Context: one part of a larger RNA
RNA sequence: CGAUGUUGAAGGAACUCGGCAAAAUACCUCCGGAAAGUUCGCGAGAAGGAGGCCUGGUUUCUACGCAAGUGGGAGCUGGGGGCACAAACGAGGGGGUGGCGACUGUUUAUUAAAAACACCGGGCUCUGCGAAGUCGUAAGACGAAGUAUAGGGUCUGACGCCUGCCCGGUGCCUGAAGGUUAAAAGGAGGGGUGAGAGCUCUGAAUUGAAGCCCAGGUCAACGGCGGCCGUAACUAUAACGGUCCUAAGGUAGCGAAAUUCCUUGUCGGGUAAGUUCCGACCUGCACGAAUGGCGUAACGACUUCCCCGCUGUCUCCAACAUCGACUCA
Numbered sequence: 001c002g003a004u005g006u007u008g009a010a011g012g013a014a015c016u017c018g019g020c021a022a023a024a025u026a027c028c029u030c031c032g033g034a035a036a037g038u039u040c041g042c043g044a045g046a047a048g049g050a051g052g053c054c055u056g057g058u059u060u061c062u063a064c065g066c067a068a069g070u071g072g073g074a075g076c077u078g079g080g081g082g083c084a085c086a087a088a089c090g091a092g093g094g095g096g097u098g099g100c101g102a103c104u105g106u107u108u109a110u111u112a113a114a115a116a117c118a119c120c121g122g123g124c125u126c127u128g129c130g131a132a133g134u135c136g137u138a139a140g141a142c143g144a145a146g147u148a149u150a151g152g153g154u155c156u157g158a159c160g161c162c163u164g165c166c167c168g169g170u171g172c173c174u175g176a177a178g179g180u181u182a183a184a185a186g187g188a189g190g191g192g193u194g195a196g197a198g199c200u201c202u203g204a205a206u207u208g209a210a211g212c213c214c215a216g217g218u219c220a221a222c223g224g225c226g227g228c229c230g231u232a233a234c235u236a237u238a239a240c241g242g243u244c245c246u247a248a249g250g251u252a253g254c255g256a257a258a259u260u261c262c263u264u265g266u267c268g269g270g271u272a273a274g275u276u277c278c279g280a281c282c283u284g285c286a287c288g289a290a291u292g293g294c295g296u297a298a299c300g301a302c303u304u305c306c307c308c309g310c311u312g313u314c315u316c317c318a319a320c321a322u323c324g325a326c327u328c329a
Base pairs, nucleotide, nucleotide: 001324002323003322004321005320006319007318008317010315011314014313019310027052028051029050030049031048037042039158053080054079055078056077057076058075059074060073061072062071063070064069081085093308094307095306096305098303099302100300101299105117106116121156122155123154124153125152126151127150133142134141135140159295160294161293162292164225165224166223169222170221171218172217173216174215175214178213179212180211184207185206189202190201191200192199193198226244227243228242229241230240253287254284265281266280267279268278269277
């Protein structure tokens, strides 16, 4: 000097990205008018408080036993000792407020356990059974010894309130017309050769499927959801008007947000002091409705901020124990 432990005056998070680490809490019984909230189940061991050792007296219950009695439980009331009575070990810190995800689960074997995945629930779509779909060249198999309350695909993700407008583009679905269109059918006509019959080459109309064009439908399909100018008797603002463009111009709700660049926006709260946090405002660079929107009790080795307790995290370091390092042999 290092590692692992133990202890520490006064202070008590001043440390630090951050209470990381450590300390603290811890068991049983009792009290509890033990809160907000809530899906009435919870929250809850909420929080908070008291007792616990040894030894008398007394009340009562109970097991076994013929009985004497032995053991156990629950009270009431005295006394005693210790620094310390759940005497060692073992053994929840708590509260408040936001975000995200409903929850229990799952995951990067070896840097990520999460807000990611899954999930109950919801929707769309395909499939009538030799099902659709999947594997296989096939036979065949799974689906399923199932049959639309079933099976496959895909999106969303408990619950509550809801889920607006756009079918112009792309996709999908529907459509006895029409256009285009392959092989094939057809064969007017033409070429070569031949004495001819013929052989051979070419070939216009016409007929001719799906697809595409075309006409519709469909957004919990892929996706999309505007500019400019003017206007009210202070000012400001614009319910209102004009105009251009569009398939349609973002509805409800939320909003400096896990989304806000400018930005430490502005106001309020918390602090002596707050780029974080909470509540508002709305000027949304660039929220927005199953690529779901907004809420939400319970839950979380998730994450933000605050408070109580607690402490060597720190002010500011010190001592001790063990093992190393180091010195000598």
Molecule: large-subunit ribosomal RNA, domain IV
Organism: Pseudophaeobacter leonis